A computed fold for a 1398-nucleotide RNA from a metagenome, annotated as small-subunit ribosomal RNA. RNAcentral holds the sequence, with entries from SILVA. It matches the Rfam family "Bacterial small subunit ribosomal RNA". The prediction has a mean pLDDT of 84.
RNA sequence: CUGCCGUCAGGAUGGGGACAACUCCGCGAAAGCGGGGCUAAUACCCAAUGUGGUCGUCUCUCGCAUGGGAGAUUGUCCAAAGCUGGGGACCCUUCGGGGCCUGGCGCCUGAUGAGGAGCCCGCGUCCCAUCAGCUAGUUGGUGAGGUAACGGCCCACCAAGGCAUACGGGUAGCUGGUCUGAGAGGAUGGUCAGCCGCACUGGGACUGAGACACUGCCCAGACUCCUACGGGAGGCUGCAGUCGAGGAUCAUUUGCAAUGGGCGAAAGCCUGACAAUGCGACGCUGCGUGGAGGAUGAAGGCCUUCGGGUUGUAAACUCCUGUCUUUCGGGAACAAGGAACCAGUGUGAACAGCGCUGGGACUUGAUGGUACCGGAUGAGGAAGCCACGGCUAACUCUGUGCCAGCAGCCGCGGUAAUACAGAGGUGGCGAGCGUUGUUCGGAUUUACUGGGCGUAAAGGGUGCGUAGGUGGUUUCGUGUGUCGGGUGUGAAAUCCCACAGCCCAACUGUGGAACUGCAUCCGAAACUGCGGGACUGGAGUACGGGAAGGGAGAGCGGAAUUCUCGGUGUAGCGGUGAAAUGUGUUGAUAUCGAGAGGAACACCGGCGGCGAAGGCGGCUCUCUGGAACGAUACUGACACUGAGGCACGAAAGCUGGGGGAGCAAACAGGAUUAGAUACCCUGGUAGUCCCAGCCCUAAACGGUGUGCACUUGGUGUGGGGGGCGUUGACCCCUCCGUGCCGAAGCUAACGCGUUAAGUGCACCGCCUGGGGAGUACGAUCGCAAGAUUAGAACUCAAAGAAAUUGACGGGGGCCCGCACAAGCGGAGGAGCAUGUGGCUUAAUUCGAUGCAACGCGAAGAACCUUACCAAGGCUUGACAUGUAGCUGCAAGUCCCGUGAAAGCGGGAUUCCUUCGAGGGUGCUACACAGGUGCUGCAUGGCUGUCGUCAGUUCGUGCCGUGAGGUGUUGGGUUAAGUCCCGCAACGAACGCAACCCCUGUGCCUAGUUGCUACCCCCGAUGAUGAGUCGGGGGGCACUCUAAGCAGACUGCCCGUACAAGCGGGAGGAAGGUGGGGAUGACGUCAAGUCAGUAUGGCCCUUACGCCUUGGGCUGCACACGUGCUACAAUGACCGGUACAGAGGGAUGCAAGACCGCGAGGUGGAGCAAAUCCUUAAAACCGGCCUCAGUUCGGACUGAAGGCUGCAACCUGCCUUCAUGAAGCCGGAUUCGCUAGUAAUGGCGCAUCAGCUACGGCGCCGUGAAUACGUUCCCGGGCCUUGUACACACCGCCCGUCACAUCAUGAAAGCCGUCUGCACCCAACGUCGCCAUACAAACCCGCAAGGGAUGGAGGUGCCUAAGGUGUGGGUGGUGAUUGGGAUGAAGUCGAACAAGGUA
Repeated sequence: CUGCCGUCAGGAUGGGGACAACUCCGCGAAAGCGGGGCUAAUACCCAAUGUGGUCGUCUCUCGCAUGGGAGAUUGUCCAAAGCUGGGGACCCUUCGGGGCCUGGCGCCUGAUGAGGAGCCCGCGUCCCAUCAGCUAGUUGGUGAGGUAACGGCCCACCAAGGCAUACGGGUAGCUGGUCUGAGAGGAUGGUCAGCCGCACUGGGACUGAGACACUGCCCAGACUCCUACGGGAGGCUGCAGUCGAGGAUCAUUUGCAAUGGGCGAAAGCCUGACAAUGCGACGCUGCGUGGAGGAUGAAGGCCUUCGGGUUGUAAACUCCUGUCUUUCGGGAACAAGGAACCAGUGUGAACAGCGCUGGGACUUGAUGGUACCGGAUGAGGAAGCCACGGCUAACUCUGUGCCAGCAGCCGCGGUAAUACAGAGGUGGCGAGCGUUGUUCGGAUUUACUGGGCGUAAAGGGUGCGUAGGUGGUUUCGUGUGUCGGGUGUGAAAUCCCACAGCCCAACUGUGGAACUGCAUCCGAAACUGCGGGACUGGAGUACGGGAAGGGAGAGCGGAAUUCUCGGUGUAGCGGUGAAAUGUGUUGAUAUCGAGAGGAACACCGGCGGCGAAGGCGGCUCUCUGGAACGAUACUGACACUGAGGCACGAAAGCUGGGGGAGCAAACAGGAUUAGAUACCCUGGUAGUCCCAGCCCUAAACGGUGUGCACUUGGUGUGGGGGGCGUUGACCCCUCCGUGCCGAAGCUAACGCGUUAAGUGCACCGCCUGGGGAGUACGAUCGCAAGAUUAGAACUCAAAGAAAUUGACGGGGGCCCGCACAAGCGGAGGAGCAUGUGGCUUAAUUCGAUGCAACGCGAAGAACCUUACCAAGGCUUGACAUGUAGCUGCAAGUCCCGUGAAAGCGGGAUUCCUUCGAGGGUGCUACACAGGUGCUGCAUGGCUGUCGUCAGUUCGUGCCGUGAGGUGUUGGGUUAAGUCCCGCAACGAACGCAACCCCUGUGCCUAGUUGCUACCCCCGAUGAUGAGUCGGGGGGCACUCUAAGCAGACUGCCCGUACAAGCGGGAGGAAGGUGGGGAUGACGUCAAGUCAGUAUGGCCCUUACGCCUUGGGCUGCACACGUGCUACAAUGACCGGUACAGAGGGAUGCAAGACCGCGAGGUGGAGCAAAUCCUUAAAACCGGCCUCAGUUCGGACUGAAGGCUGCAACCUGCCUUCAUGAAGCCGGAUUCGCUAGUAAUGGCGCAUCAGCUACGGCGCCGUGAAUACGUUCCCGGGCCUUGUACACACCGCCCGUCACAUCAUGAAAGCCGUCUGCACCCAACGUCGCCAUACAAACCCGCAAGGGAUGGAGGUGCCUAAGGUGUGGGUGGUGAUUGGGAUGAAGUCGAACAAGGUA
């Protein structure tokens, strides 16, 4: 301010003039426009009246101010309209009607209410400070204007104010609510509801109660459309619909039946509001897709250990049910109202009319013949999706083979994938399921509730101090915060509770509660704040004697280095791991004396002092700051902290001027080295020093902000005071400072611990995964270097802390081993043998590859073996089992042909029997055989190696949050984790040792095939004597054989030691595990072996199987390993002569004898072996050779032989003769061995027809040297230390360079977009002015005309769009350029250990 609505008071009188429609004319393509003429009104105008209202004046009254209220007034200004229904008298009438009476709807003035609207105020309302200053109508005043109304809202003038998380940038409608969360919070604002804003873009006003108006007007702009090119039209962010964009969102449906709205007196009309239906699993909810029975546990599928299991009562089958679907029939509610009429009542003169109440024929349904009900039909029409490695519920097969692929995180996939793909099965949910996106949660991971900062991210380099925050004791007041109560409000919906309506539910209705808030009133006064008063404990001031490398300036001092001069003196000095550069005969270094100059101040000196920190060190003086202590007095909270601010701030660096002895970046030279722009050496300039001025950073560290308070102790040390004291030193007490150890407590642990990292308070700074990055851009500072502030993209699944166990170290300690050393003998050089690599080849089969492969598998490759190659063959097979069928006696044996053989072809002959073609066999067919084909990284078993090293673990207890520790470490000792002692450990296990075997001594038993002392006999020899040899008897004493026993245990003695033990000694065959063997802990090496066997999986099947012949494994420019033989005189050769052990022997060993130079042959006694067979050699004795390529050495080659064997060509061994190579002791380097060992000599055996054996495994003979010792090399054990290693140092890992990809910064510019300022032009329009066109109403006038008023038009200010110029912000792009991230691998060095220069 307020139309319509409610209530109240009052009024509504008398007149007037027009203009549309309509008609006529004209213009235009159209839109539309112009002119003439007629006419009505609740349209318009004038006058009257004034209950009242407005203005003016006056009075009273209320209020904190602006101001509010009431009254008076003779003053001023201001109203109106009619339409319609009914009616009995009376009146008028143009006869239509009207007056009059009575209703209804309107009209005017005013008051008031309700609802609505405008304006103002408090509080609240996202991010960025790399936006810190913004502002001229700006802030205020006066006056005028404007508005319904206050106001710089607008204007003129005056003053110089106003704001500051302002200003700027980005983003966003706000709320009730919604989602989430235990809550506090966080995120969000779709539907519904409230408010705001907008309606093609920008501007403007008009009308109106209300608009600057979604479907009104004007202008400008962009776009679209029509056009006769002159000019016009348009605005779906209304309902549906179209197009575009997009990952994505519906019907151009029905109806006003209901609810609501507008108009109307009403009937009614309008209403894409609304009510309905349709579409979409988009959400929520309900229901179904069947129920019961049913085992040979069917078939099929899948798996399988081939037995079976599983799908699975699941199906089939039987008996039922009938929701939904289908069909037939019945069939709603939503309807209230409206309305002729009737009754009652109010109004009224009225039984008119109208209002209200009740009844009421008739009538209103879009959804819809829908919901719902009934009948019929028939298990019939109706199940999918995801997952199955862990988190997380659910497992197998096949395919694939780091491929294809999966993946939320960890991570799967490289031939046995529960992780990929498919299948079967299983789990979960179910008309849904899974994925994607988003929000909250979990996340106490921004921490208000509810975190931190020594080392994980994090204390500002230090102080002074502003704002701010916080603040001692006491009292009074106040009532800011605070607390209690009342009232109002906190819309509805939503959420929650109760009840109710649709069959239930979803949904909806009714009521309650809640809305944790705000406002206001009353009350309380402990605490807090504020105001006043007081106090002394906090803080400060004054005084005293002491301590101190505190600061500034000036002066002085000695030692040393260097240089200069002089003396002495001579060949070097210097330097290093070793050297060289350098320096020196022009006299160095060394030494003595004198002098110059600069810098720093040895000893004292000390985890001792001072300072806020940086920092401060000869002595003296001057100036100056601070702290501690002591005893009093004074002030009276003056305090603490401290964002900004100010000051100080090591070293290096910069500017100017000095100075310069030593040292020393850069630089030069010499070394080292693969290189050496380093480490080492010789020099050497800036700099280091002083003055003045900058810089402002450090691992500026206690990696620990400042202040105050509280909380057990011990022990040092510096300063002050006190007690005691001979006024000495100790000692005791106390305050301050500075260290160490430690209680409680804290801590992830380490550790801290009255100097806290404990317990609290106050304030400040800082942190929020690693990298990118303390970087870019911007800003500030600086002369520069640079400093301060400080991101993002992108990328990773970690980065990090502390501690643990290992492993490792060019870390430390202790100890051991033929590890080194000391010795002896070898290898590496030669020839040969053998194995391997390589090469070659048709094939040279395969495996073993540092130690721990290489005389290894192989204890025997001419064929065989044999696995390889070539050629020729076979196909149920060379071999096993089963089934079926056939033949009919085969098979086998013999013969023949062919052939290299295998094989193929042919012939002959021949079984048993219960007579069933039964056994056997053959053929055919099917199952299957077969594979030395692959995988030792799928395996078993076995083995090697560390290592015969002394270790590795467990139970219980104890310690630790835990990993884990303790035990097992420590002190001794041992070969030993062997034993002893100690010990929060006590015990135990596997290892060690012992038990077992061989050997060394003795005893007992036994006595043949062994032995033979004694006794007897025989034979040979002899001197027929002794003796010797052989044999027999006898014997078992001895040797021996082989069964048992004894013995050795540090038992005894001495020394030493706590003990264990160690050293020495005695006895003893043997002495400290007597010697040797067997025996190999937990584990390591994905060590070795699929070719010894076994075995999963894969692969081949007229061949990757099998047979055969021949070849190959033996191939030879070369390299390596292991050996043999040598190079000679400690020897070779010849002759003579002794002494073993352990084995082997029947298709075997073979004696004596004979033959042969010999290998060997003939022959065969004896022996299944203590019986028989099987020469020991070196040694010793004698001879010869005399230092040489030999009387060394024996390769190679020729000839002749022997043996084995089917067969010695490739390719065997041996013998004899002849030949007679290299080689004269072996480079670097390297191996074995500590005693019956090394060295050396021979003998035997296995394999085997033979042999390549010089190899392997054993046996005996002869038989040494040396060990000071543990520094070093290698390996190992224990303890400890460091670690960024854990696949464990053959580890890990950083940076440059080179390549590729990605994101990003800079960049001459270029292109957009937003915006500030200045100016130009200026539409429409409001306002102001002019108004010469023109104009019915009112006034004057008879009229003409004039006035008043209106007004086209003009003009002024403002003004959208537009234009020009100049700034700013922001985005894109940009040759080139900077760093960053990631990737496979390459180069060079660096870090982690003392990382080899910390």